Source information:
Bacterial RNase P class A from Ferrovibrio xuzhouensis, 391 nucleotides, folded computationally.
């Protein structure tokens, strides 16, 4: 210098003017409610997003425990409030390498599946082939050879398949075969190292025990449900509910009157009528209780930020110091101008440079927090790998 791997940071700066939201506050005005004019202070993100996972908080059930069902997680160790997250390891795969990827427990508990092809797909399997024997036929130098068929042997070879019961070689055999042997592979494995996953390995075994659990299942661990429209409090008008008091239509009686007493009665409900029975029904005032509109709280001091330091490989944890940092309700955080900064285009110049133009992504709180995932113009820093050149 070129090509790459991994990790972290940033997400335009400064000033002026005009606005917007929350909180605090001054003056004027007004009986008050309120209105007007100011001042101070704070005001989005690394993802505020998707709402996928884990929690806080709240309500539901009368409190706790266990079992079953259902769902989730799944190598080992550690971290954490917790997690399906993070860190460090292990095993497998990829890359020359830095490094990257992997749902990665159990297939001698049981059940099931292995399509198509193929003779055979799970207590293996003779389709072709090879070999032996027998029968018939042909040829023959009379030893035998060949065709066809039958019976048997054979897992070497061919063929099918994702997968066919170790591989290569030598021996062996009628032909073959771990049948025997050597090497490789495989299984078991005393012992050694490691907290563990796991790694190494003397020796033993001719070799069996195929694959699939992102099929049921088994094992271990975790999980009650709903969600801030959770939920708590205050509380109109109108309608409806309850209680109390008053007033009922007609007739009669009493009373001077207000009113009181007694008796009788009305309307509605069946498709219509009659009878018998049943049910329901008024107005005014005061009070009570529930809900709705509305209002207040929940609502931001928190598993909080920053700095230093200690422990740890790290995730992370401890100690000390320091800071207070949006709140909300269909929702404020914006616009203009000037100067500058990356970057891009372009004029001049051999160059250093200089003039002009352009110019900054994704997005945006709504109960909060920890993760994951997804989106993102451009810029900066660190560690490391491979190659080339020079000393």
């Nucleotide at each position: 210098c070129c090509a790459g791997a991994c990790g972290g940071c940033u997400g335009g700066a400064c000033g002026g003017c005009c606005g917007c939201g929350g909180c605090c506050u001054g003056c004027c005005u007004g009986c008050a409610a309120g209105g007007g004019c100011g001042g101070g202070u704070c005001g989005a993100g690394g993802a505020a997003a998707g709402u996928c996972c884990g929690g806080g908080c709240u309500c539901c059930a009368c409190g706790g425990a266990a079992a079953c069902a259902c769902g989730g997680u799944g190598c080992c160790g550690g971290g954490u409030a917790a997690c399906g997250c993070c860190c460090g390891g292990c095993g497998g795969g990829g890359g020359c390498g830095a490094c990257c990827c992997c749902a990665g427990g159990g297939a001698c508990a049981g059940u099931g599946c292995c399509a198509c092809a193929g003779a055979g797909a799970g207590c293996a399997g003779a389709c072709c082939g090879c070999c032996a024997u027998g029968a018939c036929a042909u040829c023959u130098c009379a030893g035998g050879a060949u065709c066809u068929c039958a019976u048997g042997g054979u897992a070497a070879g061919g063929g099918u398949g994702a997968a066919a019961g170790g591989g290569u070689g030598c021996g062996g055999u009628a032909a073959g075969a771990g049948c025997g042997c050597a090497c490789c592979g495989c299984g078991c494995g005393a012992c050694c190292g490691g907290u563990a996953a796991c790694g190494g390995a003397a020796g033993c075994g001719g070799c069996a025990c195929g694959g699939c659990a992102a099929a049921c299942c088994c094992c271990a661990c975790c999980g009650g449900g709903a969600g801030c429209a959770a939920g708590a409090c205050c509380a109109a008008a109108u309608a409806g509910g309850g209680a109390u008091g008053g007033c009922g239509g007609c007739a009669g009686g009493c009373g001077c009157a207000a009113g009181c007493c007694u008796g009788c009665g009305g309307g509605g409900c069946g498709g219509u009528u009659u009878c018998c029975g049943g049910c329901c029904c008024g107005c005014c005032a005061u009070c009570c209780g529930g809900g709705u509109c509305g209002g207040u709280c929940g609502c931001g001091c928190g598993a909080g930020g920053c700095g230093u330091u200690c422990a740890g490989c790290a995730a992370u944890g401890g100690a000390c110091g320091u800071c207070c940092c949006a709140g909300a309700g269909g929702a404020a955080u914006g616009g203009c101008c000037g100067u500058c900064c990356a970057g891009c285009c372009u004029g001049c110049g051999c160059a250093a440079g200089u003039g002009g133009g352009u110019g900054g992504a994704c997005a945006g709180a709504a109960c909060c927090c920890g993760g994951c995932u997804u989106a993102c113009a451009g810029g900066c820093c660190g560690u490391c790998u491979g190659g080339c050149a020079c000393c």